[in-house]
Context: one part of a larger RNA
RNA sequence: CCAGAGACUUCCAGUGGGAAGCGAAGACCCCAUGGAACUUUACUGUAGCUUAUUGUUGUGGUGUGAGCUUCAUUGUGCAGUGUAGGUGGUAGUUGUUAGGUCUUGGUCGCAAGGUCAAGAAUAGACUUCAAUGAGACACCACCCUUUGAAACUUACAUCGCUCACUUCCUUAGGGAAAGACAGCAGUAGGUAGACAGUUUGGCUGGGGCGGCACCCAGCUGAAAAGAUAUCAGUUGGGCCCAAAGGUAAGCUCACCAGGUUCAGAAAUCCUGGGUAGAGUGCAAGAGCAAAAGCUUGCCUGACUGUGUUUUGAAAAGCAAGAAACGCAGCAUCGAAAGAUUGGUCUAGCGAAACCUUGUGUCCCAAUUGAUGGGGGCCAGGUAUGACAGAAAAGCUAUCCUGGGGAUAACUGAGUCGUCGCGCCUAAGAGCUCAAAUCGACGGCGCGGUUUGCUACUUCGUUGUCGGCUCAUCGCAUCCUGGGCGUGCAGAAGCGCCCAAGGGUACGGGUGUUCACCGGUUAAAGCGGUUCGUGAGCUGGGUUAAGAACGUUGCGAGACAGUUUGUAUGAUAUCUAUUGGAAG
Numbered sequence: 001c002c003a004g005a006g007a008c009u010u011c012c013a014g015u016g017g018g019a020a021g022c023g024a025a026g027a028c029c030c031c032a033u034g035g036a037a038c039u040u041u042a043c044u045g046u047a048g049c050u051u052a053u054u055g056u057u058g059u060g061g062u063g064u065g066a067g068c069u070u071c072a073u074u075g076u077g078c079a080g081u082g083u084a085g086g087u088g089g090u091a092g093u094u095g096u097u098a099g100g101u102c103u104u105g106g107u108c109g110c111a112a113g114g115u116c117a118a119g120a121a122u123a124g125a126c127u128u129c130a131a132u133g134a135g136a137c138a139c140c141a142c143c144c145u146u147u148g149a150a151a152c153u154u155a156c157a158u159c160g161c162u163c164a165c166u167u168c169c170u171u172a173g174g175g176a177a178a179g180a181c182a183g184c185a186g187u188a189g190g191u192a193g194a195c196a197g198u199u200u201g202g203c204u205g206g207g208g209c210g211g212c213a214c215c216c217a218g219c220u221g222a223a224a225a226g227a228u229a230u231c232a233g234u235u236g237g238g239c240c241c242a243a244a245g246g247u248a249a250g251c252u253c254a255c256c257a258g259g260u261u262c263a264g265a266a267a268u269c270c271u272g273g274g275u276a277g278a279g280u281g282c283a284a285g286a287g288c289a290a291a292a293g294c295u296u297g298c299c300u301g302a303c304u305g306u307g308u309u310u311u312g313a314a315a316a317g318c319a320a321g322a323a324a325c326g327c328a329g330c331a332u333c334g335a336a337a338g339a340u341u342g343g344u345c346u347a348g349c350g351a352a353a354c355c356u357u358g359u360g361u362c363c364c365a366a367u368u369g370a371u372g373g374g375g376g377c378c379a380g381g382u383a384u385g386a387c388a389g390a391a392a393a394g395c396u397a398u399c400c401u402g403g404g405g406a407u408a409a410c411u412g413a414g415u416c417g418u419c420g421c422g423c424c425u426a427a428g429a430g431c432u433c434a435a436a437u438c439g440a441c442g443g444c445g446c447g448g449u450u451u452g453c454u455a456c457u458u459c460g461u462u463g464u465c466g467g468c469u470c471a472u473c474g475c476a477u478c479c480u481g482g483g484c485g486u487g488c489a490g491a492a493g494c495g496c497c498c499a500a501g502g503g504u505a506c507g508g509g510u511g512u513u514c515a516c517c518g519g520u521u522a523a524a525g526c527g528g529u530u531c532g533u534g535a536g537c538u539g540g541g542u543u544a545a546g547a548a549c550g551u552u553g554c555g556a557g558a559c560a561g562u563u564u565g566u567a568u569g570a571u572a573u574c575u576a577u578u579g580g581a582a583g
Base pairs, nucleotide, nucleotide: 008583009582010581011580012579013578014577015576017575018574019573022569029404030403031402032401034400035399036396038394039393042198043197044196045195046194048191049190050189051188052187053186054185055184056183058161059160060159061158062157063156064155065154066153067152069150070149071148072147075144085143086142087141088140089139092126093125094124101120102119103118104117105116106115107114108113166177167176168175169174201214202212203211210231215237216236217235218234219233220232238387239281240343241342245299246298247297248296249295250294251293253277255273256272257271258270259269279288280287282348284346285345286344303329304328305327306326307325308324309323310322311321331340332339333338355381356380357379358378360377361376362375363374364373412456413454414453415452417451419447420446421445422444423443424442428438429437465540466538467537468536470532471529472528473527474526475525478503479502480501481498482497483496484495485494486493506518507517508516546564547563548562549561550559551558552557
């Protein structure tokens, strides 16, 4: 110097690996004392419908009720002349038409009689007087009760009328029909997703389903002060008891040994031992022996008022509830000292409002009294168990908003029970023989391909299964290569060691990965790579709206049940890489 190759830089044209690339405050999921559509035997209402009643709305008859007035009528405890309704006044009332007697008839009746009408005779008759709780239907007044008649008012049923009101026709005057019905208005009851407003709890190893760990008690957890969580463990309570309470006195239990008719291991009885091994209404813990246990006597202190403290509720505050200790009153038991404010102690419970109870207590109205009514305070009762206490059902894939990686469904991370692969020990199988090969019961690891668990990253978004394309890596090697053992004659195998250079296929049905099947092949390996790869493709599956089937739900709707369903954005800035050109 020539040729070739490589590195680097710049430019041009491509490709689409990365920028968990751009696009959109995630549509899935959860949350909000958020919203909305829809449903219904959710709650509360409203139209509408319906029934009753009043007004508009007048008039007459009949029937059946109700009310009131008037006139009549009815009234038998015993004693007592006798069928005494009640209270009051008063000493008279009535009389030839008598209220007394007789006859006839009606009516009531407790069968004694009462009462009314007609007729006859007559001049008296009844009351005060005795008995009785009460004295005259002698007379008068006001009432109660039974029954009847009449008038009035009113309701219902029914039959009419015409004048309101209504409809139709009209010559606009009126006529016809209907008619106090209907319509309209008011009030009250019923019905009422047709419509409206709302509600539809919380905790939660995501939510739902399940459960209650949502109120209270014991023990453990709890780490020897106190306090202490979990859907931690183990158990309980939401009562019961007028004796199972108070007090006084007496007694001692369980069990064991010995003895004793039926009687036995075990019934009742006797003797001895017996710190509790029993019992104490109920959980557990604590406590208790001349008792807190068992038995008997007498009682009601399981009472009233008031206060303090402890707990509830560690160290701030906090209600109901529970308990302890007093004081005052009144009681019970005991000879007395004393004890007793329920149960030996720790669980056995509930605010305001409404309603209700009280011979508790204070008032109101108004003008004196009485009755009735109302209110306040105090003390009780009825319940909210989601238990410091709203009055309350669902559905949404037609959905919406605000948020959350405080919380699920992919990936990743942690873990590795499960899964995969090894190792140790060696009972046994292998004719004999643990170890050619297989290896129980057990033990120790590795991996991070399964499935779980956790909820650490991501919900102002990392595109989700499978296939296609293009790959790259590991080795725990399917084939090919090298070796060792063999229950290796050879061939073919089986097991182990080394080894990742290369290779590792085609079809059938299924969306499939996987699995099954077919004929081949030396072999048709197992895995990692955001379960490699959608700004590369596809879109069969999953997972929208529409629609359908089966099942389910009263329904709206729902279903890891099925079927169909027309959406896969973008002009590449940087980086990476491919081809070309130049230096």
Predicted 3D model of a 583-nucleotide part of an RNA (large-subunit ribosomal RNA, domain V) from an archaeon. It matches the Rfam family "Archaeal large subunit ribosomal RNA". On this family, see Yusupov et al., Science 2001: "Crystal structure of the ribosome at 5.5 A resolution".